[in-house]
Molecule: transfer RNA
Organism: Nanobdellota archaeon
RNA sequence: GGGGUCGUAGUCCAACGGUAAGACGGCCGGCUCCAGACCGGUCGACCUGGGUUCGACUCCCAGCGACCCCA
Numbered sequence: 001g002g003g004g005u006c007g008u009a010g011u012c013c014a015a016c017g018g019u020a021a022g023a024c025g026g027c028c029g030g031c032u033c034c035a036g037a038c039c040g041g042u043c044g045a046c047c048u049g050g051g052u053u054c055g056a057c058u059c060c061c062a063g064c065g066a067c068c069c070c071a
Base pairs, nucleotide, nucleotide: 001070002069003068004067005066006065007064010024011023012022018054025043026042027041028040029039030038047063048062049061050060051059
């Protein structure tokens, strides 16, 4: 320098163009003599900027970042 895959919560991981799901975790409560485990509730996210569309996590472009391949 060229090509490819990817970017969603503190962590991991989903989402035929139509309400962003789940697990771990945090907090509160239940249970317990206490704690853990278990149970219930709750908190918290779409990398950035444009474009297309009635509507974008999703499609297109550019940028930034991570990983892989080639040179």